[in-house]
Molecule: transfer RNA
Organism: Betaproteobacteria bacterium
Order: sequence, then C1' cells, then structure tokens
RNA sequence: GCCGGAUUAGCUCAGCUGGUAGAGCAGCGGUUUUGUAAACCGAAGGUCACGGGUUCGAACCCUGUAUCCGGCA
Repeated sequence: GCCGGAUUAGCUCAGCUGGUAGAGCAGCGGUUUUGUAAACCGAAGGUCACGGGUUCGAACCCUGUAUCCGGCA
C1' cells in the first nucleotide's frame, strides 16, 4: 500500500432482507435474614464509533473518516 472483518448500555453480546433499541452479568432500590451471601421482585441506564447522503422513516442501505483484529505484498 491492497483486501476482509469488528465498532450497539459499565462488561459480554443479540437485533429475523428499513417501521417505537433488547438480553445476560455488574451497579441501584426492595422482599427475605440477627447480619452477609444466595434467591426472588422492581426501576434505571443508549447522540447504535464519528461526519455526509438516500428514504415518509436508517443500528440496518450508499459514501468518507477513526480505532482494533486478520490476510496479501
């Protein structure tokens, strides 16, 4: 330099060929216990890496950039 993949909650990851963003764990509150842990219940937490475009509508399509991983030279 060229090619491919990844980027979504604090962490690990889903998101079905465009239609209101989800789970587990962690953290927080509660029940239970003499107390802690465990168990159970509940609520909260997101500019979907960043910019631009297409569309009535974009995490999803097109395009540029950034970071990380792999391959070729």